Predicted 3D model of a 361-nucleotide RNA (Bacterial RNase P class A) from a Bacteroidales bacterium.
Its mean pLDDT, the model's own confidence on a scale to 100, is 75.
The sequence was found by an Rfam model in a public genome assembly.
[in-house]
RNA sequence: CGAGCAGGUCGUUCUAUCGCUUCGUUUUUUACGAAGAGGAAAGUCCGGACAACAAAGGGCACCAUACUUCCUAACGGGAAGGCGGUUGAAAAGCUGCAGUAACGUAACAGAAAAUAACUACCGUGCUUGCGCGGAAAAGGUGAAAAGGUGAGGUAAGAGCUCACCGGUUUUGUUGGCAACAGCAAAAGCCGUACGUCUUAUGGGUUGCAAGGCUAUGUAUAUCGACAUUCCGGUUUGCCGGAUAAGGACUGCCCGUCUGAGUCGAGGGGUAAGCCGCAAGAACUUUUUGGUGACAAAAAGUCUAGAUAAAUGAUAGAAACCAAUUUUGGUACAGAAUCCGGCUUACAGGCCUGCUUAUUUU
Numbered sequence: 001c002g003a004g005c006a007g008g009u010c011g012u013u014c015u016a017u018c019g020c021u022u023c024g025u026u027u028u029u030u031a032c033g034a035a036g037a038g039g040a041a042a043g044u045c046c047g048g049a050c051a052a053c054a055a056a057g058g059g060c061a062c063c064a065u066a067c068u069u070c071c072u073a074a075c076g077g078g079a080a081g082g083c084g085g086u087u088g089a090a091a092a093g094c095u096g097c098a099g100u101a102a103c104g105u106a107a108c109a110g111a112a113a114a115u116a117a118c119u120a121c122c123g124u125g126c127u128u129g130c131g132c133g134g135a136a137a138a139g140g141u142g143a144a145a146a147g148g149u150g151a152g153g154u155a156a157g158a159g160c161u162c163a164c165c166g167g168u169u170u171u172g173u174u175g176g177c178a179a180c181a182g183c184a185a186a187a188g189c190c191g192u193a194c195g196u197c198u199u200a201u202g203g204g205u206u207g208c209a210a211g212g213c214u215a216u217g218u219a220u221a222u223c224g225a226c227a228u229u230c231c232g233g234u235u236u237g238c239c240g241g242a243u244a245a246g247g248a249c250u251g252c253c254c255g256u257c258u259g260a261g262u263c264g265a266g267g268g269g270u271a272a273g274c275c276g277c278a279a280g281a282a283c284u285u286u287u288u289g290g291u292g293a294c295a296a297a298a299a300g301u302c303u304a305g306a307u308a309a310a311u312g313a314u315a316g317a318a319a320c321c322a323a324u325u326u327u328g329g330u331a332c333a334g335a336a337u338c339c340g341g342c343u344u345a346c347a348g349g350c351c352u353g354c355u356u357a358u359u360u361u
Base pairs, nucleotide, nucleotide: 002356003355004354005353006352007351008350009349010348012318013317014316015315016314017313018312020036021035022034023033024032025031038332042343043342045341046340047339048338049337050207051206052205053204057254058253059252060251062203063202064201065200066199067081068080069079070078071077082097083096084095085094086093087092098198099197102196103195104194105193106192118139119138121134122133123132124131125130126129147165148164149163150162151161152160166190167189168187169186170185171184172183173182174181175180211275212274213273214272222265223264224263225262226261229242230241231240232239233238246258247257248256249255282301283300284299285298286297287296288295289294319330320329321328322327
């Protein structure tokens, strides 16, 4: 020089004219002023706020999570770390991590995938080719073959014994909040992966098309099932209480509540308006604490609320990119109850830190 890795940020701005929506003032559609689509608004994958199920449960089923410590309202999220695996020369990236007593699986090949014996080895019998016994050190198959190397020992062999090393477990000690790491010692304890299973923690259901109010209007016509019971008061009209069938919570059971009429089917009317609806676990700056995610304090700010969908159009200029005689282009993409995350898409620009294999000087 070039190439790359990680993090952050911008992703359009200004002027003029006209137009749209909301809010405020006002002479009440008249005029003036203020504001008006994102970093992902996307996906609908998680967690909540909020609302209803009157209120409040228990058990089972089902589902999710799972190394350590911390952050957060919470999370399957984030920060910092630990132990493995893997890609890269490196900076870095991706991925796994509760338990193991039991059970199951690992195609094919192979004798055999954890109760091992095909070729070869040793011993022995005999009809010389078979049988019986021993062993897993050599060879082959395979992703993987019963820890590795060496020595001794043996009929031949094997952790059978010993030395060194690897893994595992236990004990002691040092460092660390911890997961863990270093050192020392002991034990001959020794195949790997996945699944079933077990343990701990958590999870009520549905979701703004939640839910609430007003106006208008009609027929609960009709059918079916079960029920039409008891007690008290009484002005005999009725009021109150209990319970049945049923209903709700909930996938099931228990339980609770509701309930004298309750549900089911089917039909009719209305489908108009208002609230929910944006001031928040909010945002910005500074200080302090913390490795950090974040926390606390102080000061300041108000930043869409439409309802079939407004947030725009035209002209000029600036900025950036490409090419150059002109010139052309400016990404992904658009709020719908709201917030915190995750995942995905993105033309191009800027800032900060880090790496340097190969090659050239």